This is a predicted structure of a 74-nucleotide RNA (transfer RNA) from a Candidatus Altimarinota bacterium. NCBI's taxonomy places the organism under Bacteria, Bacteria candidate phyla, Candidatus Altimarinota. It matches the Rfam family "tRNA". The family's RNA type in Rfam is transfer RNA. It was read from a public genome assembly.

[in-house]
RNA sequence: GGGUUUGUAGCUCAGUUGGUUAGAGCGCGCCCUUCACACGGGCGAGGUCAGAGGUUCGAAUCCUCUCAAGCCCA
Numbered sequence: 001g002g003g004u005u006u007g008u009a010g011c012u013c014a015g016u017u018g019g020u021u022a023g024a025g026c027g028c029g030c031c032c033u034u035c036a037c038a039c040g041g042g043c044g045a046g047g048u049c050a051g052a053g054g055u056u057c058g059a060a061u062c063c064u065c066u067c068a069a070g071c072c073c074a
């Protein structure tokens, strides 16, 4: 340099043909429970879906470019 896959919460990931509020587990905070801790239960915070632009009534999802990481080729 060429090809290809991936990028969503602090971490690991889901989100099937574009559609009405962006989710799960773990972790974190508060409460209940306990003499106390753990386990368990309830409630909650946390995301401009890597960045920019485009298509569309509507984009995490489609298109283009850029950035980062993995793999293959040279």
Base pairs, nucleotide, nucleotide: 001073002072003071004070005069006068007067010026011025012024013023019057028044029043030042031041032040050066051065052064053063054062